[in-house]
Predicted 3D model of a 99-nucleotide RNA (SAM riboswitch aptamer (S box leader)). The coordinates come from a structure-prediction model, not an experiment, and the mean pLDDT is 87.
């Protein structure tokens, strides 16, 4: 690169460095010199994981990942509606698991 399976309507900074880009792709609409990516630090959060009670579950901590505009920012394919929607699905992230 794949396969599997769980989640993605909640959460999280007036910090230090750094200097134009970023939000996966595409189309859109957006953020961004009143400071983008990125690294440091800090916070969230609790998928393993560790304790403690218990068959299942709870609590509690934070070691390993995660994350810190916007529902995954919205839409892309389908189904229903007159339509404004709603649902399913890809497709994408993430965890843990295989090969």
């Nucleotide at each position: 690169a794949c396969c599997u399976u769980a989640u993605c309507g909640a959460g999280a900074g007036u910090g230090g460095c750094g200097g134009a880009g970023g939000g996966a792709c595409c189309g859109g609409c957006c953020c961004g010199a009143u400071g983008a990516a990125g690294c440091c630090c800090g916070a969230c959060a609790a998928c393993c994981u560790g304790c403690u009670a218990u068959c299942a579950u709870a609590g509690c901590a934070a070691g390993g990942u995660g994350c810190c505009a916007a529902u995954u920012c919205c839409g892309g394919c389908g189904a229903u509606g007159a339509a404004g929607a709603u649902c399913g699905a890809c497709a994408g992230a993430u965890g843990a698991g295989g090969a």

Of the family's consensus pairs, 97% are formed in the model.